[in-house]
RNA sequence: AAUCGAUAAGGGCAAAUCCUACGAAAGUAGGUGACGCAAAGCCACGGAUCUAAAGCUUAGCAUGGAUUGUUAAGCCAUGACCGCCGGGCUACCGAA
Numbered sequence: 001a002a003u004c005g006a007u008a009a010g011g012g013c014a015a016a017u018c019c020u021a022c023g024a025a026a027g028u029a030g031g032u033g034a035c036g037c038a039a040a041g042c043c044a045c046g047g048a049u050c051u052a053a054a055g056c057u058u059a060g061c062a063u064g065g066a067u068u069g070u071u072a073a074g075c076c077a078u079g080a081c082c083g084c085c086g087g088g089c090u091a092c093c094g095a096a
Stems, first nucleotide, its partner, number of pairs: 004094002012037002018031005035083001041089003045086003049080002055075008
């Protein structure tokens, strides 16, 4: 120095829940709280997953000259997630 990771030392993060705010939702931020985590630090780059506002399609209804409005279903990421997997960048400690 690299790999690696201990019932080591000093520390760190914080799942679910509940509260508040934002958002159409997924979810996010703060508080609460610890299930866990050696990168559970950072980056949505690839895949997976979640959501479907806008848009498109179909059908019903209302209106109608074209059409428009509305409801339901389907499709769709441009939304989200790094505590799903992989990849990139960075980093504390030092037993075997």
Predicted 3D model of a 96-nucleotide RNA (c-di-GMP-I riboswitch aptamer) from a Bacillota bacterium. The sequence was found by an Rfam model in a public genome assembly.